[in-house]
RNA sequence: CGGGGCGUAGCGCAGCUUGGCUAGCGCGCUUGAAUGGGGUUCAAGAGGUCGGGAGUUCAAAUCUCCCCGCCCCGA
Numbered sequence: 001c002g003g004g005g006c007g008u009a010g011c012g013c014a015g016c017u018u019g020g021c022u023a024g025c026g027c028g029c030u031u032g033a034a035u036g037g038g039g040u041u042c043a044a045g046a047g048g049u050c051g052g053g054a055g056u057u058c059a060a061a062u063c064u065c066c067c068c069g070c071c072c073c074g075a
Stems, first nucleotide, its partner, number of pairs: 001074007010027004020058001029045006051067005
C1' cells in the first nucleotide's frame, strides 16, 4: 500500500441478507423472599442515543459514503 472480517449493556453474543413492535439473550450487578448464615433457587429492577460523522427515507443497529480502532491475508 491492497483485500477481507469485526466494533451492539460491565463481559460474551444474537439481531443486519428482507429498514418499521418499545433493541434482545446468557453471565454479572442491585433489591426482595426462602435459609440461623453461606451456597443455591425464585421474583422484581437498573444499565445501550448499536465505534464516530454525514447522506437516503415518513422511518436506519439494519441501506450508501467518509473516518477511527482491533484482527487476519497478500505485497
A computed fold for a 75-nucleotide RNA from a Candidatus Omnitrophota bacterium, annotated as transfer RNA.
Its mean pLDDT, the model's own confidence on a scale to 100, is 81.
The organism belongs to Candidatus Omnitrophota, within Bacteria.
It matches the Rfam family "tRNA". The family's RNA type in Rfam is transfer RNA. About the family: Transfer RNA (tRNA) molecules are approximately 80 nucleotides in length.
The sequence was found in a public genome assembly.